[in-house]
RNA sequence: GGAGUAACCCAAACGAUCGCUGGAUCAAUUUUUUGAUCCGGAGGAAAGUCCGAACACCGCAGGGCAGGGUGCUUCAUAACGUGAAGUCGUGGCAACGCGAAGGAAAGUGCAACAGAAAGUAUACCGCCCGACAACAAGCAGUCAUGCUUGAUGGCGGGUAAGGGUGAAACGGUGCGGUAAGAGCGCACCAGUUCUUCAGGUGACUGAGGAAGCUCGGCAAACCCCACCCGGUGCAAGACCAAAUAGGGGAGCGUUUGAGGGCGGCCCGCCCAAGCUCCCGGGUAGGUCGCAAGAGAUGUCGGGCGACCGGCAUGACUAGAUGAAUGAUCGUUGCCCGGCUCGGGGUAACCUGAACCGGGAACAGAAUUCGGCUUACGGGUUGCUUUGACC
Numbered sequence: 001g002g003a004g005u006a007a008c009c010c011a012a013a014c015g016a017u018c019g020c021u022g023g024a025u026c027a028a029u030u031u032u033u034u035g036a037u038c039c040g041g042a043g044g045a046a047a048g049u050c051c052g053a054a055c056a057c058c059g060c061a062g063g064g065c066a067g068g069g070u071g072c073u074u075c076a077u078a079a080c081g082u083g084a085a086g087u088c089g090u091g092g093c094a095a096c097g098c099g100a101a102g103g104a105a106a107g108u109g110c111a112a113c114a115g116a117a118a119g120u121a122u123a124c125c126g127c128c129c130g131a132c133a134a135c136a137a138g139c140a141g142u143c144a145u146g147c148u149u150g151a152u153g154g155c156g157g158g159u160a161a162g163g164g165u166g167a168a169a170c171g172g173u174g175c176g177g178u179a180a181g182a183g184c185g186c187a188c189c190a191g192u193u194c195u196u197c198a199g200g201u202g203a204c205u206g207a208g209g210a211a212g213c214u215c216g217g218c219a220a221a222c223c224c225c226a227c228c229c230g231g232u233g234c235a236a237g238a239c240c241a242a243a244u245a246g247g248g249g250a251g252c253g254u255u256u257g258a259g260g261g262c263g264g265c266c267c268g269c270c271c272a273a274g275c276u277c278c279c280g281g282g283u284a285g286g287u288c289g290c291a292a293g294a295g296a297u298g299u300c301g302g303g304c305g306a307c308c309g310g311c312a313u314g315a316c317u318a319g320a321u322g323a324a325u326g327a328u329c330g331u332u333g334c335c336c337g338g339c340u341c342g343g344g345g346u347a348a349c350c351u352g353a354a355c356c357g358g359g360a361a362c363a364g365a366a367u368u369c370g371g372c373u374u375a376c377g378g379g380u381u382g383c384u385u386u387g388a389c390c
Base pairs, nucleotide, nucleotide: 001386002385003384004383005382006381007380008379009378010377012332013331014330015329016328017327018326020041021040022039023038024037025036026035027034028033043362047373048372050371051370052369053368054367055233056232057231058230067229068228069227070226071225072086073085074084075083076082087101088099089098090097091096102224103223107222108221109218110217124163125162126159127158128157129156130155132153133152135150136149137148138147139146140145171189172188173187174186175185176184190214191213192211193210194209195208196207197206198205199204237288238287239286240285247279248278249277250276251275252274259271260270261269262268296313297312298311299310300309301308302307334359335358336357337356338355340353341352342351343350344349
């Protein structure tokens, strides 16, 4: 230097100009709105809306069924499917990572193609035995034939060592055994079941003993076991509340004419069966919910750790809703490339400064928290491994 691995940090700063938005104060303005000043104004993921809670409303005596979820252990937590520390398994040379990690000797089911056979059943090739057929060789021979051996063929039987198929084939190696074979027997190894001792809170681990017991895989198939789970979500929900049209009540009125029209009043004329007030529900609209909290920072203490407890501090301050939080310019900083000049080193290489050019990602709160997952630019440190050079 390359490659990798783990943890952590940043997400630009300052100034100017022009804007957006919330609040306070002041001024103007008829409601409403406008202006000035000051203060505040996105994230590490605000995202996906996946999991768990708070909160709100509805439901609910208790128990069960159905349905859904979770699934090694112990701890942490308000809770969790999250986290921590471990166990076991697994990937990597390693640092380190990953795990949907209960049960397949409860039951049911599944396994393409290939293969004899995909689980208590079977035999394609092969190996072995038997009788038969025809053939060859040898021997005997009274020349009819007989006997022995060999190989061939189909038939009957034995076998599961070997071959072959498959992702997976009914333990492995060796010796004995056998006609050939086989846990058929034995030794060792592996597994299973039962069991003893020791360690550990526990998952589990270590050291033995017994039984030839060898009982394959899949539960991200049904299922079984253990534990957990009421529903809907801030468009929850609470409050204030217009116009219009319904509802309820009271009063007045229908030839004893309320009320309305004839530009203000009276008379008069015309039309006339409703008119006025109050109450209540809902809608539009508005206010709250809604920003001080399972909070932050610092410190001390406990714990391996997740985390918990005590004390102190204030510079804790988005709250929009057709949805603000921005744009431009300048300076500085950061990163990359080029070039020049130095410093260190034998060298590979490391490093400082100036100049020129370029770059700056993913992404935008919407009731609030705890997580997970996904997206993404740059930097720092520890560790692992390796090349080159010396």